[in-house]
Molecule: glmS glucosamine-6-phosphate activated ribozyme aptamer
């Protein structure tokens, strides 16, 4: 190189799961009932399903809190753990703002790069439905269809002061 094998990793709206409730076997309580292990219905074990539906979002370091944005649904997307690209403030780097360039000090605002407003285009998954799997609770799989926030093109409007350099 090249081959087999084992562990590990191959999440960031992300992992997980002891608690409500759910499904299933199993003893028992119970008595529809003529009855009876064999109705419901409860206890009790053992086992299992389910536990947020995508879209946005990340300069490095701390330190605080415990994080945008809308879809379904009428319900557990419940409770809870752990984490997270959010928010706030503190240090660094980056960038825009001082009307020609460039540099260095400090400001102010943002993180491949200000902030308002306003037009335009585009953009989801689940759920519903069809299959398929599972005794089940449920789970997978296809096609289609609808956001909202950011965010993107365009317009408009607004966003500093000092020193110093180069060249005219």
């Nucleotide at each position: 190189c090249g081959c087999c094998c084992a562990a590990c990793a191959c999440a960031a709206g992300c992992g997980c799961c002891a608690g409500c409730g759910c499904c299933c076997g199993c003893g028992g309580u119970g008595g529809u009932c003529c009855a009876g292990c064999a109705a419901a219905a409860c206890c009790g074990u053992g086992g299992g399903a389910c536990g947020a539906c995508g879209a946005g979002g990340c300069g490095g370091g701390g330190a605080g809190u415990g994080a945008u944005c809308g879809a379904a649904g009428g319900a557990u997307u419940c409770g809870g753990c752990g984490g997270a690209u959010g928010c706030u403030c503190c240090c660094c780097c980056g960038u825009a703002c001082c009307g020609g360039c460039u540099c260095c000090g400090g400001g102010u605002g943002c993180g491949c790069g200000c902030g308002c407003g306003g037009a335009c285009a585009g953009c989801a998954a689940a759920u519903a439905u069809g299959c398929g799997g599972g005794c089940g609770a449920c789970c997978g799989c296809a096609a289609a269809a609808c956001a909202a926030a950011g965010g993107g093109u365009c317009c408009g409007c607004g966003a500093c002061c000092g020193g110093g350099g180069a060249a005219c």